[in-house]
Context: one part of a larger RNA
Molecule: small-subunit ribosomal RNA, 3' major domain
Organism: uncultured bacterium
RNA sequence: UGACGGGGACCCGCACAAGCGGUGGAGCAUGUGGUUUAAUUCGACGCAACGCGAAGAACCUUACCUGGGCUAGAAUGCCUCUGACAACCCUAGAGAUAGGGCCUUCUGGGUAAAACCAGACAGAGUGCAAGGUGCUGCAUGGCUGUCGUCAGCUCGUGUCGUGAGAUGUUGGGUUAAGUCCCGCAACGAGCGCAACCCUUAUCUUUAGUUGCCAGCAUUAAGUUGGGCACUCUAGAGAGACUGCCGUUGACAAAACGGAGGAAGGUGGGGAUGACGUCAAGUCCUCAUGGCCUUUAUGUCCAGGGCUACACACGUGCUACAAUGGCCGGUACAAACCGCCGCAAACUCGCAAGAGGGAGCCAAUCGGAAAAAGCCGGUCUCAGUUCGGAUUGGAGUCUGCAACUCGACUCCAUGAAGUUGGAAUCGCUAGUAAUCGCAGAUCAGCAUGCUGCGGUGAAUACGUUCCCGGGUCUUGUACA
Numbered sequence: 001u002g003a004c005g006g007g008g009a010c011c012c013g014c015a016c017a018a019g020c021g022g023u024g025g026a027g028c029a030u031g032u033g034g035u036u037u038a039a040u041u042c043g044a045c046g047c048a049a050c051g052c053g054a055a056g057a058a059c060c061u062u063a064c065c066u067g068g069g070c071u072a073g074a075a076u077g078c079c080u081c082u083g084a085c086a087a088c089c090c091u092a093g094a095g096a097u098a099g100g101g102c103c104u105u106c107u108g109g110g111u112a113a114a115a116c117c118a119g120a121c122a123g124a125g126u127g128c129a130a131g132g133u134g135c136u137g138c139a140u141g142g143c144u145g146u147c148g149u150c151a152g153c154u155c156g157u158g159u160c161g162u163g164a165g166a167u168g169u170u171g172g173g174u175u176a177a178g179u180c181c182c183g184c185a186a187c188g189a190g191c192g193c194a195a196c197c198c199u200u201a202u203c204u205u206u207a208g209u210u211g212c213c214a215g216c217a218u219u220a221a222g223u224u225g226g227g228c229a230c231u232c233u234a235g236a237g238a239g240a241c242u243g244c245c246g247u248u249g250a251c252a253a254a255a256c257g258g259a260g261g262a263a264g265g266u267g268g269g270g271a272u273g274a275c276g277u278c279a280a281g282u283c284c285u286c287a288u289g290g291c292c293u294u295u296a297u298g299u300c301c302a303g304g305g306c307u308a309c310a311c312a313c314g315u316g317c318u319a320c321a322a323u324g325g326c327c328g329g330u331a332c333a334a335a336c337c338g339c340c341g342c343a344a345a346c347u348c349g350c351a352a353g354a355g356g357g358a359g360c361c362a363a364u365c366g367g368a369a370a371a372a373g374c375c376g377g378u379c380u381c382a383g384u385u386c387g388g389a390u391u392g393g394a395g396u397c398u399g400c401a402a403c404u405c406g407a408c409u410c411c412a413u414g415a416a417g418u419u420g421g422a423a424u425c426g427c428u429a430g431u432a433a434u435c436g437c438a439g440a441u442c443a444g445c446a447u448g449c450u451g452c453g454g455u456g457a458a459u460a461c462g463u464u465c466c467c468g469g470g471u472c473u474u475g476u477a478c479a
Base pairs, nucleotide, nucleotide: 001479002478003476004475005474007473008472009471010470011469012468013467015463016462019427020426021425022424023423026318027317028316029315030314031313032312033311034309035308042053043052064304065303066302067301068300069299070298077128078127079125080124081123082122083121088101089100090099091098092097105120106119107118108117109116131293132292134291135290136289140287141286142282143281144280145278147276152191153190154189155188156187157186158167159166160165171182172181173180197270198269199268200267202238203237204236205235206234207233208232211228212227213226216225217224241264244258245257246256247255248254320420324379325378326377327376328375329374330373336367337366338365341360342359346355347354348353386417391412392411393410394409395408396407397406433455434454435453436452437451438450439449
């Protein structure tokens, strides 16, 4: 100087407390461990691994296993040679592949036509170069997690100390903040904080179609005429600064209350992550040193596996019901997507879906029905008209192909489950809880993920205690 203390002081955080809802019990989904297996590819392991890499394993992916093939190789560049190869058809084969048939270059310049030159495409050759998701993340770059959006981390000059170092950065206040004020052997400065950026909340203005409709006319309908007030859209501005008033305070910084205001003291949310820590994670994104491999640890193909199942754990979904289930009627979103696409009306089917194809490169057309809600009916506390697992049957769709191993529909079946031990998690407001909608990935496949809106609470006395963090101080046999 740090680190540590079941030392002290001060402060903060859904850290506790006060509340609300869960997990832990059930069934299923999904990840992991374990076990099994020819293989169940690999990585990730307290917080910070475990719906994680994977924004989507039937083939492919795919790295694993079994079997069948190749050896300058599956791909690329340079060089040389050839004008055929490919596609298509037939045969053998699980296919890779092998054999046969068919077909035989193209473009530009040049020429009477050629020859010739340049280029493209394909094949062959040989050489230079291969290839490796093999090992080492404890050789590395890059990227990322984490402490932590915590308020800290440093430097120059000066001063003090033999020196390591100290000072500044400590102290008195204050703040979300090393934020600001005052003081002070310090004076300044940098990286962080804040602001500048995006979004949301209010107003003005510009613009008025594909949007809107107050008044006028019109219609089944903003449908049409008309209008751009209003809503909305999207550009430009305004607005919030402790600016104003009062009180407290050291006459400061600031705090508290008030006015005005759509908004008040960082208005809400996001992006933004200092010096560093964990030899944290990643050699399987990529790049890369070294090592290993080269008729194989490379590469092609078929089938299988990654989907196994006594069990254990994590994360979720659905429930156990009446604040509910079922049936009928009826209302109100936001955001997003669409030409290899979204697909309306209409017809058929109980339905999944099929036929059909208007319109739309979309403020125009479509996906699109929002759901919880509201109104009416029914069920009456039961393993039930709760719950839907499991299983049998019949189908639909995608796709060469749904056996291993897809999703969905219908009929039948109707398991556990009556609110969950010890323990444990999230959340402070448009939040929790609850309800649906969309998107990425994607042929198909979502209870996951990322967004969007609808309905919409309870509680916070307080900081003694648990956990984590910050500042000062103290002890230390630790570095």